The RNA shown here (TPP riboswitch aptamer (THI element)) has 101 nucleotides and comes from a Balneolaceae bacterium. Its mean pLDDT, the model's own confidence on a scale to 100, is 76. Its Rfam family is "TPP riboswitch aptamer (THI element)". Its family is annotated with thiamine pyrophosphate binding in the Gene Ontology. The model forms 100% of the base pairs in the Rfam consensus.

RNA sequence: UCAAAAGGUUGGGGGUGUCUCUGUUCAUUGCAGAGGCUGAGAUCAUACCCUGUGAACCUGAACCGGGUCAUACCGGCGGAGGGAAACCGAUCUGAAGCAGA
Numbered sequence: 001u002c003a004a005a006a007g008g009u010u011g012g013g014g015g016u017g018u019c020u021c022u023g024u025u026c027a028u029u030g031c032a033g034a035g036g037c038u039g040a041g042a043u044c045a046u047a048c049c050c051u052g053u054g055a056a057c058c059u060g061a062a063c064c065g066g067g068u069c070a071u072a073c074c075g076g077c078g079g080a081g082g083g084a085a086a087c088c089g090a091u092c093u094g095a096a097g098c099a100g101a
Stems, first nucleotide, its partner, number of pairs: 001095003007088004011051004016045001017037008057082003063076004
């Protein structure tokens, strides 16, 4: 001089389905409430996840295969494309150079 992880602080990004019942509604069409399924998270929890070593999340996608009461449920797609940052950690450690003994 350069590098450096877990983690932390602050800031920022993201998703919120599907089925059943009840009520409302001309109408399982929409809305409200309750419950079931998966999941970290299913409408504001101010929680959860992600924040460039970026599959949090979006596009492709009303996609393809499997499964389910049903679903963006599982896998593929995906060494495809996008996608939101600064600092501390760092006086330790590693590497290189210079100087001295």